[in-house]
RNA sequence: GCCUUGGUAGUUCAACGGAUAGAAUGGAGGUUUCCUAAACCUUAGAUGGCGGUUCGAUUCCGCCCCGAGGUA
Numbered sequence: 001g002c003c004u005u006g007g008u009a010g011u012u013c014a015a016c017g018g019a020u021a022g023a024a025u026g027g028a029g030g031u032u033u034c035c036u037a038a039a040c041c042u043u044a045g046a047u048g049g050c051g052g053u054u055c056g057a058u059u060c061c062g063c064c065c066c067g068a069g070g071u072a
Base pairs, nucleotide, nucleotide: 001071002070003069004068005067006066007065010025011024012023013022018055027043028042029041030040031039048064049063050062051061052060
């Protein structure tokens, strides 16, 4: 250089082109408890960047950035 693959909450992962982008864990507040932990309730928090296709893009296409693997 080329090929394949990945990039989404703090972290680990979901999401036939169409719902308010979800779950676990973590964070904040609360209930309970003598206190802590546990349990339960509530709550904040994310689509790598720029374009394109489409009525509609996390999803499809192009280029770029970052990581992993392969190849000469």